The RNA shown here (transfer RNA) has 73 nucleotides and comes from a Candidatus Pacearchaeota archaeon.
RNA sequence: GCGCACGUAGCUCAGCGGUAGUAGCACCACUCUUAUAAAGUGGGGGUCGCAGGUUCGAGCCCUGCCGUGCGCA
Numbered sequence: 001g002c003g004c005a006c007g008u009a010g011c012u013c014a015g016c017g018g019u020a021g022u023a024g025c026a027c028c029a030c031u032c033u034u035a036u037a038a039a040g041u042g043g044g045g046g047u048c049g050c051a052g053g054u055u056c057g058a059g060c061c062c063u064g065c066c067g068u069g070c071g072c073a
Stems, first nucleotide, its partner, number of pairs: 001072007010025003018056001027043005049065005
C1' cells in the first nucleotide's frame, strides 16, 4: 500500500429500516448478617467511533475519514 471483519454503558455483548436501544459483570442503595461475603430487590449510567448521504423514518443501508484485528504484498 491492497483486501476482509469489527467499532453500541467502565468491561463483554444483543439489537436482520419502525414507539421511548438489550442483557450479564462492575458501580450505588436497600433487605439479610454482630460484621463481611454470598444471595435477593431496586437504581444510576448510552450524542450507537467522526462527518456526510439515501429514506417519511437509520444503531442497522451507501460514501469518506479515524481506530482495532486478521490476511496479502
Taxonomically the source falls in Candidatus Pacearchaeota (Archaea, Nanobdellati). The RNAcentral record of the sequence draws on ENA. Rfam family: tRNA. Rfam describes the family as follows. Transfer RNA (tRNA) molecules are approximately 80 nucleotides in length. Its family is annotated with triplet codon-amino acid adaptor activity in the Gene Ontology.